[in-house]
A computed fold for a 183-nucleotide RNA from Metabacillus sediminilitoris, annotated as Lysine riboswitch aptamer. Taxonomically the source falls in Metabacillus (Bacteria, Bacillota, Bacilli, Bacillaceae).

RNA sequence: CGGUGAGGUAGAGGUUGCAGCGGUUAUGAGUAGUGUUUUUGGAGAUCUGGUGGGAUUGUAGAAAUAAACACAAAAGGAAUUGCUGCCGAAGUAUGGGUAACCACACCAGCUAUCCAUACUGGGACUGCAUCAAAAAGGUGUAGUACUGUCAUAGAUUAACAUCUAUGGAGAGCUAUGAAGAGA
Numbered sequence: 001c002g003g004u005g006a007g008g009u010a011g012a013g014g015u016u017g018c019a020g021c022g023g024u025u026a027u028g029a030g031u032a033g034u035g036u037u038u039u040u041g042g043a044g045a046u047c048u049g050g051u052g053g054g055a056u057u058g059u060a061g062a063a064a065u066a067a068a069c070a071c072a073a074a075a076g077g078a079a080u081u082g083c084u085g086c087c088g089a090a091g092u093a094u095g096g097g098u099a100a101c102c103a104c105a106c107c108a109g110c111u112a113u114c115c116a117u118a119c120u121g122g123g124a125c126u127g128c129a130u131c132a133a134a135a136a137g138g139u140g141u142a143g144u145a146c147u148g149u150c151a152u153a154g155a156u157u158a159a160c161a162u163c164u165a166u167g168g169a170g171a172g173c174u175a176u177g178a179a180g181a182g183a
Stems, first nucleotide, its partner, number of pairs: 001182001004180001008176004014087001017086009033071006040064001044057004048108005053102001090120010101109001121147002124144008149168007
């Protein structure tokens, strides 16, 4: 010199972008549960499930089943709203580690958290599967159009810009400025 560009910095997509915390409301549900009475029942029952162990309680009437009456929740999820942090924001799957669930051990399960790998640009609708009390909603998957971005081809324009079609993926795109390679 070179704008080719590992890393760095700052931004954009959407007014239904993503996540967290809180308020209000409905649903959950007249459900779980508690009390009384009756019925069945008949020595076990409770502590996430199983095994072993342990603690509490009971054995002439308990646990448990069913019905009636009275009282009567909560969590998760959802809508709306406020604040905060952000743009692999975040989510899912698999594997591994840690903690708690009886003061214990093993196996499993649920919850939370950390690491690694893989996938998804974003939201919407529809089908199927699954979670959920649920015709709400979430998650996965497939499809449909929409949307942002880049590339390619074409049209249009003095130019910028715009439009159409096709395709790709966020390790992307835009801007910035910079190491190295190279001359």